[in-house]
Context: one part of a larger RNA
RNA sequence: CUGGGCGUAAAGCGAACGCAGGCGGACUUUUAAGUAGGAAGUGAAAGGUUGGAGCUCAACUCCGACACUGCUCCCUAUACUGGAAGUCUUGAGUUCUGGAGAGGAAAGCGGAACGACACGUGUAGCGGUGAAAUGCGUUGAUAUGUGUCGGAACACCGAUGGCGAAAGCAGCUUUCUGGACAGCAACUGACGCUGAGGUUCGAAAGCCAAGGGAGCGAACAGGAUUAGAUACCCUGGUAGUCUUGGCCAUAAACGAUGUUCACUAGGUGUCGGGUCUUUGAUUCGGUGCCGCUAGCUAUACGCAUUAAGUGAACCGCCUGGGAACUACGAUCGCAAGAUUAAAACUC
Numbered sequence: 001c002u003g004g005g006c007g008u009a010a011a012g013c014g015a016a017c018g019c020a021g022g023c024g025g026a027c028u029u030u031u032a033a034g035u036a037g038g039a040a041g042u043g044a045a046a047g048g049u050u051g052g053a054g055c056u057c058a059a060c061u062c063c064g065a066c067a068c069u070g071c072u073c074c075c076u077a078u079a080c081u082g083g084a085a086g087u088c089u090u091g092a093g094u095u096c097u098g099g100a101g102a103g104g105a106a107a108g109c110g111g112a113a114c115g116a117c118a119c120g121u122g123u124a125g126c127g128g129u130g131a132a133a134u135g136c137g138u139u140g141a142u143a144u145g146u147g148u149c150g151g152a153a154c155a156c157c158g159a160u161g162g163c164g165a166a167a168g169c170a171g172c173u174u175u176c177u178g179g180a181c182a183g184c185a186a187c188u189g190a191c192g193c194u195g196a197g198g199u200u201c202g203a204a205a206g207c208c209a210a211g212g213g214a215g216c217g218a219a220c221a222g223g224a225u226u227a228g229a230u231a232c233c234c235u236g237g238u239a240g241u242c243u244u245g246g247c248c249a250u251a252a253a254c255g256a257u258g259u260u261c262a263c264u265a266g267g268u269g270u271c272g273g274g275u276c277u278u279u280g281a282u283u284c285g286g287u288g289c290c291g292c293u294a295g296c297u298a299u300a301c302g303c304a305u306u307a308a309g310u311g312a313a314c315c316g317c318c319u320g321g322g323a324a325c326u327a328c329g330a331u332c333g334c335a336a337g338a339u340u341a342a343a344a345c346u347c
Stems, first nucleotide, its partner, number of pairs: 004318003007301002012315001014201004021194003025088007033081002035077004040072003048066007091191001092188004096183003103177007110154001114150008125136002162169002206247006215241002220236004258314006266290011295303002320347003329340004
């Protein structure tokens, strides 16, 4: 240096954008750096391999040949890779016309439910459980009616449904805004793929400051249960949950399956479009299911055009279990901690 792997055995970064780097469509001309052939020089000696020779043999020593797979320069070749010039349209992108969508941000509005407050009706219970009790209630509760206030979440529609890079996104309206898709033509002309570092986004919990606080509810208190009960059950209840601004950067961040491209029988739904001869057929894109046909896989489960199949490009990661998602150091952070990441020892 090569060789094996990464759905479940160890192993795909949580996700995207992207500098460097790696790789890169068709055609023509040119160059000759890589590449290939030839020639020359050099590649010290010893050592090595091999053919001999000398010590009685051997080790050892001596002679010859080879090898030293390399480097430099010259000549030649031009298929491929690279450089230069030109052209192309199929990759990529742009314009136009459309329809779909919980994609994002801001503002406004709505009804149900819930709690509180005020007043009315009304009287002795309510609440809660397996059963109870703590708790609330004659200072009039629960129930019921009217009114006011408040915060949070949006029943039905609703779906194996849709959108988004992922995290995630659901009442209604308006404004601003991103992406994907379809169709007809036209345009640019390889502008592409991946991407170490880097940058940005990133559930919940947590942190800082200012608000807000209905319900729920870590901690905490009480009542039960129990041998005990620092729990499960019940009554309360603070942080938090909500908003704004700033941090944190982690999850079974999962499809436990990196991104991109091409190819490889089908059948059947569904979502968004197009065309036609329109209860249907066909086609493009998304998303499911079936099932195997090939193939793959550990003779596994299973995957199977949304691949875990067949190939290509690039990145990431793994190398027995524990010690150890640890210590030390470093970077980041207000902190909590995060990232990077061993060893002794042990089996």

The part of an RNA shown here (small-subunit ribosomal RNA, central domain) has 347 nucleotides and comes from an uncultured bacterium. Its mean pLDDT, the model's own confidence on a scale to 100, is 84. The full RNA is in RNAcentral, with records from ENA and SILVA.